About this RNA:
This is a predicted structure of a 508-nucleotide part of an RNA (small-subunit ribosomal RNA, 5' domain) from an uncultured bacterium. The coordinates come from a structure-prediction model, not an experiment, and the mean pLDDT is 88. Its Rfam family is "Bacterial small subunit ribosomal RNA".
Context: one part of a larger RNA
């Protein structure tokens, strides 16, 4: 110097960041992932006209039925979301990661151009009735219905294979464009008629898989590793290329340029040093991988092998009528535990972004923003001026005096921030502003409410005096204390820094 710090003794305001670095230990409680009625079919509430009482002459009121249309709402079926965003660093020395290429070996839901289309028909099942079980969680049976849920036929601009072929073009397998012949393949309705949808093809932004060069720990006190191992042929399997898996064949492959085994550790842009070269890190923020109670696993999908999904197995916690359920905070709060040590069970969706919706809208502990911590970086202020008979006290003294010290009294003056009142935003394009009566402005009072800590033997800048007497006791290193200690302890008295000073711990 530096810090995501800790302790210790102080501690005034602001503004901006930053806060479990240890048990990836265990979790009470509450929110963190919905959405859409303009995809169905039912269910609820409301409710004109309307029928019948009761009041009135009568408009009409009231109460009681009935409720189309309609208007809300919605549990179910269905579609899209939920693989995003958000923690965490356990594992992981390895295409994880950075960087440069290759995919003539490959996928892609919404978005965006662009070509073609959208036809006929079918059968079920949730809800919901009925009925049985179970303590519960939930489940079984029987009937009854709907769709953009399923199914089957047709068509087929085109696609996909199986065979012929022609034209080109290369990087080795082979690409690419075109033709012929077989054989296969779509579709969905909604509605406020304005759209939105759907379903085939082709192109594209954009994300994803897969190959490979180089490159970044630490150990030889690890020296030989290796049988699906290397390699080929055939298959399987996949979006796709491969020993990725399988059958068989062969006998290979890899190392002192460090293989094999141990240790350690998520990579990186960058942080902190440093003149640089280096060296150490790798908290916030950003890309990128892994992980989600511990292990496997595979569904569903464009995408997962999925943090708030499912199944097994195990370990722990909870319920139980003892048969059998339930649960996973490394999301945001917050508890308990460990530790020197690290925060509110808060405000809002106004912005920013995300889902869904045609939109209103809805949901959003992503975010905004407030609390809390001097943790840290900046900024400010605890007052300016004059004031000597150098008040009074302290301390020192050679008793003359010296010094604290213009310091302070006391005269005059301001009034920053904090206080009190008034007006008061930008952030919004709008009737929408959590922050917020906040930021800021603008009177009003009064020096008023606001200073500590560390150090004075040398390095090291700052010295007297008493007290103790190898004793308390200091101490980074030399070294001080045994009767005159500027090195202990206290006082005065000085020097450093300053809302902090100091000391511990790490790195450079």
């Nucleotide at each position: 110097g530096a810090c995501g710090a800790a302790c210790g003794c102080u501690g005034g305001c602001g503004g901006c960041g930053u806060g479990c670095c240890u048990a990836a230990c265990a979790c009470a409680u509450g929110c963190a992932a919905g959405u859409c009625g303009a995809g169905c079919g039912g269910g609820a509430u409301c409710c004109a006209u309307c029928c019948a009482g009761u009041g009135g002459c009568a408009a009409c009121a009231c109460u009681g039925g009935g409720g189309a249309a309609g208007a809300u709402c919605u549990a179910g079926c269905g579609g899209c979301g939920a693989a995003c965003g958000g923690g965490u660093g356990a594992g992981u020395a390895a295409c994880a990661c950075g960087u440069g290429a290759g995919g003539a070996a490959c996928u892609u839901g919404c978005c965006c151009c662009g070509g073609a289309g959208u036809a006929c028909g079918g059968g079920a099942u949730a809800a919901c009735c009925c009925g049985a079980g179970g303590a519960a969680a939930c489940u079984c049976g029987a009937g009854c219905u709907a769709a953009u849920a399923c199914c089957g036929u047709a068509u087929g601009c085109c696609c996909u294979c199986u065979u012929c072929u022609g034209a080109u073009c290369g990087c080795a397998u082979g690409g690419u464009c075109g033709g012929a012949u077989g054989a296969g393949g779509a579709a969905a309705g909604a509605u406020u008629u304005a759209u939105c949808g759907c379903u085939c093809c082709g192109g594209g932004a954009g994300a994803g898989c897969c190959u490979c060069g180089c490159g970044g720990c630490c150990u030889a006190u690890c020296a030989g590793c290796u049988a699906g191992u290397u390699g080929g042929u055939g298959g399987a399997g996949u979006a796709a290329c491969g020993g990725c898996c399988c059958a068989c064949c062969a006998a290979g492959g890899c190392a002192u340029c460090g293989a094999c085994g141990g240790g350690u550790a998520g990579c990186u842009g960058g942080u902190c040093u440093g003149a640089g070269a280096g060296g150490a890190c790798g908290a916030u923020c950003a890309g990128c991988c892994a992980c989600a109670c511990u292990g496997g696993g595979a569904c569903u999908g464009a995408g997962a092998c999925a943090c708030g999904g499912c199944c097994c197995a195990g370990a722990c916690u909870c319920c139980u009528a003892c048969g059998g359920g339930a649960g996973g905070c490394a999301g945001c709060a917050g508890u308990g535990g460990g530790g020197a040590g690290u925060c509110u069970u808060g405000c809002g969706c106004a912005a920013u972004g995300g889902g869904c919706g045609a939109a209103a809208g809805c949901c959003u502990g992503a975010c905004g923003c407030a609390g809390c911590a001097a943790c840290g970086c900046c900024g400010c202020g605890u007052g300016c001026g004059g004031g000597a008979u150098g008040a009074a006290g302290g301390c020192c003294u050679u008793c003359g005096g010296g010094u604290u010290g213009u310091a302070a009294a006391c005269c005059g003056c301001u009034u920053u921030c904090a206080g009190c009142a008034g007006g008061g935003a930008a952030g919004a394009a709008a009737u929408u502003g959590a922050c917020g009566g906040u930021a800021c402005c603008u009177g009003c009072a009064g020096a008023a409410g606001a200073a500590g800590c560390c150090c004075c033997g040398g390095c090291c800048a700052a010295c007297u005096a008493c007290g103790u007497g190898c004793c308390a006791g200091c101490a980074g290193c030399c070294g001080c204390g045994g009767u005159a200690a500027c090195a202990c302890g206290u006082a005065g008295g000085g020097g450093g820094c300053g809302a902090g000073c100091g000391u511990u711990g790490u790195c450079c």